Source information: The prediction has a mean pLDDT of 81. This is a predicted structure of a 76-nucleotide RNA (transfer RNA) from a Lewinellaceae bacterium.

């Protein structure tokens, strides 16, 4: 350089045919009673990586671009 795959909650990560964003964990809060805390409930957390197109509607479907991974080729 070329090709591919990946970016979604603080962390790891689902998200079906394009139609109301979700899941362990972790944090808050109540209850409990075994209290450095442990079960159990309920809840708070989101520019879906950015910028664009496409549609009645985009996490998803096109472009560009920024990031990380793999494969390869080129230089030495």
């Nucleotide at each position: 350089g070329a090709u591919u795959c990946c970016g979604u909650a603080g962390c790891u990560c689902a998200g079906u045919c394009g139609g109301u964003a979700g899941a362990g964990c972790a944090c808050u809060u109540g209850a409990c009673u075994u209290u450095u805390a442990a079960u159990c409930a309920a809840g708070u957390g989101g520019u879906c990586a950015u910028g664009g197109g496409u549609u009645c509607g985009a996490g998803c479907c096109c472009c560009a671009u920024c990031g990380g991974g793999a494969u390869c080729a080129c230089c030495a």
It matches the Rfam family "tRNA". From the family's description: Transfer RNA (tRNA) molecules are approximately 80 nucleotides in length. By type it is a transfer RNA. Taxonomically the source falls in Lewinellaceae (Bacteria, Pseudomonadati, Saprospiria, Saprospirales). The sequence was found in a public genome assembly.